Molecule: transfer RNA
Organism: Solirubrobacterales bacterium
RNA sequence: GCCGCCGUAGCUCAGUGGUAGAGCGGGAGGCUUUUAACCUUCGCGACGUCGGGUUCGAUUCCCACCGGCGGCA
Numbered sequence: 001g002c003c004g005c006c007g008u009a010g011c012u013c014a015g016u017g018g019u020a021g022a023g024c025g026g027g028a029g030g031c032u033u034u035u036a037a038c039c040u041u042c043g044c045g046a047c048g049u050c051g052g053g054u055u056c057g058a059u060u061c062c063c064a065c066c067g068g069c070g071g072c073a
Base pairs, nucleotide, nucleotide: 001072002071003070004069005068006067007066010024011023012022013021018056025044026042027041028040029039030038048065049064051063052062053061
């Protein structure tokens, strides 16, 4: 330099046009002498970009840029 894949919550990941969810973690409450465990409950300021395009509508499609990983040279 070229090509490919990835970027969503604190972490690991789903969701692939109609306004975002799970597990783990965390908060609050219950139980317990207390802790742990268990039970109930709460997304808990999440779609890389105050970039462009398509669309009635973009996390999702297209382009650019940024970052990560891999391959080729």